Predicted 3D model of a 522-nucleotide part of an RNA (small-subunit ribosomal RNA, 5' domain) from an uncultured bacterium.
The prediction has a mean pLDDT of 85.
Rfam family: Bacterial small subunit ribosomal RNA.
RNAcentral holds the full RNA, with entries from ENA and SILVA.
Context: one part of a larger RNA
RNA sequence: GAUUGAACGCUGGCGUCAUGCCUUACACAUGCAAGUCGAACGGUAACAGGUCUUUCGGGAUGCUGACGAGUGGCGAACGGGUGAGUAAUACAUCGGAACGUGCCCAGUAAUGGGGGAUAGCUCGGCGAAAGCCGGAUUAAUACCGCAUACGCCCUGAGGGGGAAAGUGGGGGACCGCAAGGCCUCACGUUAUUGGAGCGGCCGAUGGCUGAUUAGCUAGUUGGUAGGGUAAAGGCCUACCAAGGCGACGAUCAGUAGCUGGUCUGAGAGGAUGAUCAGCCUCACUGGAACUGAGACACGGUCCAGACACCUACGGGUGGCAGCAGUCGAGAAUCAUUCACAAUGGGCGCAAGCCUGAUGGUGCGACGCCGCGUGGGGGAUGAAGGGCUUCGGUUCGUAAACCCCUGUCAUCUGUGAGUAAGACUCCCAAUAAAAGCUUGGGAGGUUGAUAUUAGCAGAAGAGGAAGGGACGGCUAACUCUGUGCCAGCAGCCGCGGUAAUACAGAGGUCCCAAGCGUUGUUC
Numbered sequence: 001g002a003u004u005g006a007a008c009g010c011u012g013g014c015g016u017c018a019u020g021c022c023u024u025a026c027a028c029a030u031g032c033a034a035g036u037c038g039a040a041c042g043g044u045a046a047c048a049g050g051u052c053u054u055u056c057g058g059g060a061u062g063c064u065g066a067c068g069a070g071u072g073g074c075g076a077a078c079g080g081g082u083g084a085g086u087a088a089u090a091c092a093u094c095g096g097a098a099c100g101u102g103c104c105c106a107g108u109a110a111u112g113g114g115g116g117a118u119a120g121c122u123c124g125g126c127g128a129a130a131g132c133c134g135g136a137u138u139a140a141u142a143c144c145g146c147a148u149a150c151g152c153c154c155u156g157a158g159g160g161g162g163a164a165a166g167u168g169g170g171g172g173a174c175c176g177c178a179a180g181g182c183c184u185c186a187c188g189u190u191a192u193u194g195g196a197g198c199g200g201c202c203g204a205u206g207g208c209u210g211a212u213u214a215g216c217u218a219g220u221u222g223g224u225a226g227g228g229u230a231a232a233g234g235c236c237u238a239c240c241a242a243g244g245c246g247a248c249g250a251u252c253a254g255u256a257g258c259u260g261g262u263c264u265g266a267g268a269g270g271a272u273g274a275u276c277a278g279c280c281u282c283a284c285u286g287g288a289a290c291u292g293a294g295a296c297a298c299g300g301u302c303c304a305g306a307c308a309c310c311u312a313c314g315g316g317u318g319g320c321a322g323c324a325g326u327c328g329a330g331a332a333u334c335a336u337u338c339a340c341a342a343u344g345g346g347c348g349c350a351a352g353c354c355u356g357a358u359g360g361u362g363c364g365a366c367g368c369c370g371c372g373u374g375g376g377g378g379a380u381g382a383a384g385g386g387c388u389u390c391g392g393u394u395c396g397u398a399a400a401c402c403c404c405u406g407u408c409a410u411c412u413g414u415g416a417g418u419a420a421g422a423c424u425c426c427c428a429a430u431a432a433a434a435g436c437u438u439g440g441g442a443g444g445u446u447g448a449u450a451u452u453a454g455c456a457g458a459a460g461a462g463g464a465a466g467g468g469a470c471g472g473c474u475a476a477c478u479c480u481g482u483g484c485c486a487g488c489a490g491c492c493g494c495g496g497u498a499a500u501a502c503a504g505a506g507g508u509c510c511c512a513a514g515c516g517u518u519g520u521u522c
Stems, first nucleotide, its partner, number of pairs: 001522002004519001006518005013371003017367001019364002027326002030324003035074003040071002043067002047065003050061004081282001083280001091206006099199003104195008112146001114144002122135005152161003166187006174181002208254003215245003220242008257279004261272004284305005307318004335361001337360003343357001344355004374404004384395004408463001410458005423443007466511005471492003477506005487494002
C1' cells in the first nucleotide's frame, strides 16, 4: 500500500447492487417449511344447491357442485440447512469395465377370462391419553391364480418359466328396456429393445504438519471352491500357500470438508475456501434394517442412551445443522414480514392445490459505487475570535446583503414494464360424425413488490458534515496552561518553568457520509 462475512470509538442526508452467528454440531416456547389426485375406489363428516316430506321446530334423500376421514397411485431419496466427522470408502484431473435406472424420448408386441380378501362404514369392548381388540359387511388402476408369449429369462439345447387394469370425452348405423355393447380419441397398464440424463464400482496422478512416531499387518497378501451383490472384488466363508506395506516416510499422533475460485503480488509464489457453483458429509448420540427405481431416509420405522415434556403412575410424547424467533455463549451477525404475480419443483387430463425453494419488502454505513448538503456577485476587508514587534495581521468573499437554481428529500397528479400463458368462443386441417391434437383469429381476465420505476407540477436555500492529524518518518504552527507531574507514543522518542511532541484554544493539512483504532492475510 492493498485486503476483510469484521469489531470498537466519534459522527451520520439519499439511492442502486451486494452482504449479515466466523463463537456453543449448545438447548429450544410458538407458527409455518410436502403434498396432491373424485378422470383409480367404496362412499358422504362439514358447506352450498336440487327433490320429497312437515306438527313449520324440523326431517329424509349422494341427486348435483364438491369433499373430512379411509383404500389406492405418484411424490416425499428433489428442493432447503450444516461442516461435526473425514488425510482418504472424500475431492480435482485423466482413464477403465463387471452394473442399475421411476418419470422422459424412439421402436416392437399385447391389454383375454376369473377369484378370495380388506380398510372405511356399522355393532360391541378396553384405556386418563396415545391408541388398541373382536363380530358382521363392502369396492378398486389394492391382492392372487388361469390363458396367451413377437421380444425376454433358465438350459444338460430335448425342453422349461414368466405379464397386464382400467378410467374419461365424443358418437352415425346396428344390438340392448336401460346401463351399455360397438366405433373412435386421450390418459394409463404389461413385456421387451435402444437412447438421453442420472447413479453405483475400479485404477493412476495431485494437494497439510510431526521421526522428540521406525517398524506395521492374520482376512493380513495371494490362490482354489462356494456364497453374496444391480455389478468386479477377502465383500463373506472353507481349504491351501506365506505373503503384503515401509526412510520415495509405512504405522501412529495432530490439524483439516475438497474444488471452481477469493485476497495479495510485476510475476513466481504466499495465504485462504464467507456469499455463488460442483462434489462429499451429517441430521439429539450410537446401532439396524424395512419400503422403494432410488434411502440404510433432516420434518419415516425399530432398538439402546442422555435430555425435556404430559400422566388418572398403569403408560405415553419429542428432536429448528429448514424459515422466522427465544435462552445461552460471545467483541460480534437481521423480521416470530408479504406473495405464489414471475422462475422452478410435486401432484393432476385440466382447472387448480401445495411450495419459509424462489420472488419481494424490512433491519444494520457491514461493503462497493453514484449523488447531495447550493451557484453567481459581494471590501466600510463589518462585528467577533486568534496572534502581535501594538504599526498591524489572520479567520476572509468567509459572513451580512443582492440576484439565481431546484439534484436529493417533502407534497400533489400521472404512469409503463416485469404478463408469457391458462380460460371461453370461432375458423381451418384430420374425420362418416364428434371429440382430441395442430395452426390461425377474437374476447374478457391474471401483479406480492406498489402510495413501483419514470414523467409532470408545487414550495422553498429552505431538511442534510464530520473524523483524524500537525517533532522526524509524513502533508500541515502559534498562543496559553502544566512543570520528569499530569500525560503522549507505530519507531526514534517528548515532559525536570520560554514544550510546534502533554491539555485547551485559534489556525492549517488529509480524507469525507464517513473518519480513525484494533484484529486478519499478502